[in-house]
RNA sequence: GCCCUUCUAGCUCAAUGGCAGAGCGACGGUUUUGUAAACCGCUGACCGCAGUUCGAUUCUGCGGAAGGGCU
Numbered sequence: 001g002c003c004c005u006u007c008u009a010g011c012u013c014a015a016u017g018g019c020a021g022a023g024c025g026a027c028g029g030u031u032u033u034g035u036a037a038a039c040c041g042c043u044g045a046c047c048g049c050a051g052u053u054c055g056a057u058u059c060u061g062c063g064g065a066a067g068g069g070c071u
Stems, first nucleotide, its partner, number of pairs: 001070007010024004018054001025043001027041004047063005
């Protein structure tokens, strides 16, 4: 220098253009002499900017970050 992959909640991951979800975690509650466990509730996210579209996490372009390959 060229090519490829990935980027969604605090963490690990879903979501094939039509209301953004799960598990774990955090917080509150029930229970216990107390803690843990269990149960109930609740919290919280689409890497950025444009484009296409009635509608974009999803498709396209540019940029950013991480990983890999070639030279």